[in-house]
Context: one part of a larger RNA
Formats: sequence, structure tokens, C1' cells
RNA sequence: UAACAGGGGCCCGCAGAAGCGGUAGAGCACGUGGUUUAAUUCGAUGCAAAGAGAAAAAUCUUACUGAAGCUUGACAUGCUGUGAAUCCUCCUAAAAGAGAGGGGUGCCUUUGGGAACACAAACACUAAUGGUGCAUGGCUGUUAUCAGCUCGUGCCAUAAGGUGUUGGGUUAAGUCCCACAAUAAGCAUAAUCCUCGUAUUUAGUUGCCAUCGUUGAAUUUGGAACCCGGAACAGACUGUCGGUGAUAAGCUAAAGAAAGAUGAAGAUGACAUCAAGUCAUCAUGCCCCGUAUGGCCUAGGCAACACAUAUGCUACAAUGGCCAAGACAAAGGGUCGCGAUCCUGUGAAGGUGAGCUAACUUCAAAAAUCCGUCCUCGGUUUGGAUUGCAAGUUGCAAAUUGCCUGCACAAAAUCAGAAUCGCUAGUAAUCGUCAAUAUAGUAGUGAAUUCGUUCCGAGCUUUGCACA
Repeated sequence: UAACAGGGGCCCGCAGAAGCGGUAGAGCACGUGGUUUAAUUCGAUGCAAAGAGAAAAAUCUUACUGAAGCUUGACAUGCUGUGAAUCCUCCUAAAAGAGAGGGGUGCCUUUGGGAACACAAACACUAAUGGUGCAUGGCUGUUAUCAGCUCGUGCCAUAAGGUGUUGGGUUAAGUCCCACAAUAAGCAUAAUCCUCGUAUUUAGUUGCCAUCGUUGAAUUUGGAACCCGGAACAGACUGUCGGUGAUAAGCUAAAGAAAGAUGAAGAUGACAUCAAGUCAUCAUGCCCCGUAUGGCCUAGGCAACACAUAUGCUACAAUGGCCAAGACAAAGGGUCGCGAUCCUGUGAAGGUGAGCUAACUUCAAAAAUCCGUCCUCGGUUUGGAUUGCAAGUUGCAAAUUGCCUGCACAAAAUCAGAAUCGCUAGUAAUCGUCAAUAUAGUAGUGAAUUCGUUCCGAGCUUUGCACA
């Protein structure tokens, strides 16, 4: 000096407390372990693996297994020869592949040939999702968006080193102020960037408003005040006032303000740590294979199933369920496409095919909510697993193994042990939408609690120290 301590002090954090809702119990979805298997391809394993790699495993993907068949090879460069190439038919095959036949000459040219392409032979080689992430680059996770990590010169010390970076305050912050043998500086912090919230200016089409017209539309005309989307700019700085503080930094309350003390959210991740992860994104050293550990094809597998477990979805109901009628969004996708309208069907869907390369058209219906009807506490009009039958759709193909519809069937489950997780405001919870019950967005409704630092973890400082 670093590390360590069930040592001390200070301080912070959904760390504990308070509050709300979950998980662990049920069924299912999905991932992992295990087991099984010809194969169940590979890697990831406390936090920091496990709805993660995978922004979609029927074929392909595909790396695995069985079978068939290839060896200059599916791909690249070089040399030689033949033929331009593309193409068509037959036969054997599960296909790949093997075999046979046919037709047919283009472009440039100094008429020798050349370019491009195909085939054949021999070699150099090509190839490998083969090994090593403990040989590596690059990328990434984590401590942690924690406030730290360093350096020049000077000074102190025999030296390792120290000082600065400590102390008194303060901050989200090594943020700022004051003091000080220190004084300057750098990387992080902050700010700069994007989005949301307010105003102004500018430009108004496909958007907005008004008008004409209509059962409803197509269609007409005008406007730039509003809404809205595009661009530019303003705005917030502890600026003002009171109190407090050391006449400081700041803290606290108020005014005004769309917004007030970092306004909210995102991106942004210092020095280092874990021989952390990745040789299967890619690149790459070395090793290894080279009639196979390479390449092609078909079928199967990655989907198995006594079990264990992570993450989710649906529930157990009356703050509810069913039915009927009527409202209010945002964001996103669409020409290999989205598909209106009308007709058929209980329905999935089928037929028709207007419009749209989209502020124009379309997916598209928001749902919870609200107003009524029925149900009246039951395993029920809760719950929907499972299974049967009959259909639809995509595709060469749906048995292994897709999705969807109708009818029937109607399982467990009555709020969950020990334990454990998330969350501090437009948040939790809940509702739909895009979508796949995932991920990542989007809008609607919309709470409760907050004492204060005992535990846990991080930072600073100090004490001890058997370790380096």
C1' cells in the first nucleotide's frame, strides 16, 4: 500500500420498515436439468444461465442420427483439352446421383484466336458449426450510472510510498464553497444529443375548419383562427423575495410560471474486477481431419417423458359471469402485400375484387368504463384443461409435428406452507391495441404507504491484522 474483520464512525440505495400486488399450491405455455433415445445438434449454469443465443425447428433452416451415393469436390485461384452457353426427351432411382438420345450457334476478331459459360483429366489446393475463449482480436455481461480513477511539477519519507484526493460544510455527484505544502491538469460526474410537457414564428396537403349536397355517399367552393404533423426559435437560471447559513457553497418556504430546484424518460458506462461469456456472428495463432471430422440427398430427430426447477399465461369468482345497446385512443404494419363492399356459411372461411406504394386506402373491431336484463354463493351461467366427432386454411407435404372453427365432453382449482420477488406517481395494479401467452413498444383507467437506519449491499474515513 492493497485485501480482510460476525471492528468503529459518516453516508446512500425499494436494502430494511410501511403499503400494494405477485411467485411458491392448480391447469397449461415456454426454457433448463435429469432420464430415455439411432439422434434427442451446440454452447450459456449464484447474483451476472434458464419466454436468454433463436426477429418464429413440418421440408429448408440443421450443426445431430439412419440409409443411398460423391472425392480437385457445393465454393475460389492457376494450367491443359473439348464444346459456346442456356435448353428438351427417355431410362434407373425415395431423392441426390448414374446412363442414353436430341436440338442448337450467339458476341469481339489482325481469322491465329479471345471474352463469358459448361464439361473432362492430373495436380497445387479448396473445405470443416472439428479442438483450445486457459494462446487471441473484436464484441458483451457484471460490480455500476456506483463516484470514483489518475498524472506533471513541488514538498515529506532511507525506501515501498505519502501529500494533492485529507479536514469543516454541502451535493444526485472528487458537485460546489472555505481551510490547508501544495499548485496546475486529465478520464469519469454535469452539460452537449433524442423524446414528452408550454408558447411564438413559418409553410398548409392527403390533415383541420366552414360551405354546397345526401337516407348515406361520391362530388363543389372557400379559409389558415383552431386541431394536427414538418421546420426554426424561445423558455428554468436557485433568476426574484422572506428565513437560515460563515457576508460562502447551499438548504428551506413563497411568488410568478406550462414546467421549480437534475421538470419526466432514453441514449451516453471512467480506472479496473471476475484467466466472467463468446473460436457456433465474424476474424485469428497453434493442433487435428483430408475416399473424411469435407460435400450432396432422403427419412427421422432438435417436439421423447416416472420426475425436478426458472419465467409466464389462465383461474379459483358477485369490485363477478352471460346477454343486449351505445361511446372514447395511441402506436404500428401493408404491392411476394393490406384487402373494403356485396353474396354464401352457425363459424373458421370461401366467392367477388373497389381502393391503396398510404395523414388519402386497408388491417380495424379498441377493451376495461357507463346504462339495462338474467344469474344469487353452488365446483355454479365460476373455471376452462382434456378427449371425441365434423369442418376450414397455409403449403410439394400437416402421421411423427402447424394454426383455426363448430358441436359435444367439462379435469384440477374455493386465494395457496416454509420461504421469496417487484414497485415511491401518471408509478404499482388493471384494461385493450401492434404482436405469438415471448421480446420490445403504445394508449385508457388509476391507487396506497414512507418510520427512520437494526439487517443486506455500495462508497468514504479510521482502528486492528496471523495474509501478500
This is a predicted structure of a 468-nucleotide part of an RNA (small-subunit ribosomal RNA, 3' major domain) from Elaeis oleifera.
The RNAcentral record of the full RNA draws on SILVA.
Its Rfam family is "Bacterial small subunit ribosomal RNA".